Transfer RNA from a Candidatus Aenigmatarchaeota archaeon, 84 nucleotides, folded computationally. It matches the Rfam family "tRNA". The coordinates come from a structure-prediction model, not an experiment, and the mean pLDDT is 81. The sequence was found in a public genome assembly.

[in-house]
RNA sequence: GCCGCGGUGGCUUAGCCUGGUAGAGCGCCGGUCUCGAAAACCGGUGUCUGAAAGGACGCGCAGGUUCGAAUCCUGCCCGCGGCG
Numbered sequence: 001g002c003c004g005c006g007g008u009g010g011c012u013u014a015g016c017c018u019g020g021u022a023g024a025g026c027g028c029c030g031g032u033c034u035c036g037a038a039a040a041c042c043g044g045u046g047u048c049u050g051a052a053a054g055g056a057c058g059c060g061c062a063g064g065u066u067c068g069a070a071u072c073c074u075g076c077c078c079g080c081g082g083c084g
Stems, first nucleotide, its partner, number of pairs: 001083007010026004020067001027045006046057004060076005
C1' cells in the first nucleotide's frame, strides 16, 4: 500500500441485505417476599436543557443522497485478521 470483518447505553450484543417508534441480555438502583440475605418476581436505568410538564440531541468522525439514514454512497479514524 491492497483486501476482508468489526466499532450501537456501564458491559456483551441484535437490527444494516429490504431506509420509517433504537431492542435484548447482564450489571446497577428501587420495591415485593424474608428475622436478615440469596433466589424469584415487579418497576426503573443514554446525553443536554428545564422547578415540572416538556423540548432538543444520540448508533466511531465528517460530508452526501432522501420527505425520512444506525441502515444507502464518499472520505477519514480506531481494532482484529489476511496479502504484498